Molecule: transfer RNA
Organism: Eggerthellaceae bacterium
RNA sequence: GCUCCGUUAGCUUAGUUGGUAGAGCAGGGGACUCUUAAUCCCAAGGUCCGGCGUUCGAGUCGCCGACGGAGCA
Numbered sequence: 001g002c003u004c005c006g007u008u009a010g011c012u013u014a015g016u017u018g019g020u021a022g023a024g025c026a027g028g029g030g031a032c033u034c035u036u037a038a039u040c041c042c043a044a045g046g047u048c049c050g051g052c053g054u055u056c057g058a059g060u061c062g063c064c065g066a067c068g069g070a071g072c073a
Base pairs, nucleotide, nucleotide: 001072002071003070004069005068006067007066010025011024012023013022019056028042029041030040031039049065050064051063052062053061
């Protein structure tokens, strides 16, 4: 230098032919218990790495860039 893969909640991650983003863990509240732990219930938490474009509509498609990884030279 070239090619490919990845980036979504604090962490680990799902997301189908484009249709307004879910789960587990952690944290918060509650039930249970003499108390703790375990178990169960509830709520909160993400403008999806950034920008531009396409589209009625973009996590998803295109282009440019950032970061991480792999391969080739």